[in-house]
Molecule: Glycine riboswitch aptamer
Organism: Allopusillimonas soli
RNA sequence: CUGCACAGAGUGGGAGAGCGCCAGUAACUCAUGGCCGCCGAAGGCGCAAUUCGCCCGGAAUCGCUCAGGCACCCCGUACCGCUCGCGUGUU
Numbered sequence: 001c002u003g004c005a006c007a008g009a010g011u012g013g014g015a016g017a018g019c020g021c022c023a024g025u026a027a028c029u030c031a032u033g034g035c036c037g038c039c040g041a042a043g044g045c046g047c048a049a050u051u052c053g054c055c056c057g058g059a060a061u062c063g064c065u066c067a068g069g070c071a072c073c074c075c076g077u078a079c080c081g082c083u084c085g086c087g088u089g090u091u
Base pairs, nucleotide, nucleotide: 003090004089005088006087008084009083010082011081012080013079018036020035021034022033023032037070038069039068043066044064045063046062050057
């Protein structure tokens, strides 16, 4: 210097689940609190194979729902595409 990988940034796509009941309110599908019912794709936690046997390690879009979320819209989400990669590692 070049290439690759990753962190990161930008941009596009991106679901699920009660307009539940009570209180509250002039009124409401709003905020808030309570009571139940649900979702699973921020995060978090858990587990298989791998062995003669045991221990440790051991993944997720699987499971658990602590957190988060559940009218429409908006915001956002794991994941995927494109661009940059100024940061790290390697060649």